c-di-GMP-I riboswitch aptamer from Butyrivibrio fibrisolvens, 76 nucleotides, folded computationally.

């Protein structure tokens, strides 16, 4: 460093909902919560896709859809 693998340890992250509180809205951010996640870790004009708006129109949300890149433990 490169290929496998995601098993053992320690451990991590937090779905819905319920407050508050931003924002026209999807939907964010706190707290309380644990459905789950082997990356549930990072990437939103400049991969795809879906979503709110709009007569139409997105540098507007979504990374816990796919997707890319990255890290961790073991084994070679």
């Nucleotide at each position: 460093u490169a290929u496998u693998c995601g098993c053992c340890g320690u451990g991590g992250c937090a779905a819905a909902a319920c407050a508050a509180u931003c924002a026209a809205a999807a939907g964010g951010u706190u707290g309380u919560g644990a459905c789950g996640c082997a990356a549930a870790g990072c990437u939103a004009u400049a991969g795809g896709g879906a979503c709110u708006g709009u007569a139409a129109a997105a540098u507007g949300u979504c990374a816990g859809c796919c997707a890319g890149c990255u890290g961790c433990a073991g084994a070679u």
The prediction has a mean pLDDT of 79.
RNAcentral holds the sequence, with entries from ENA.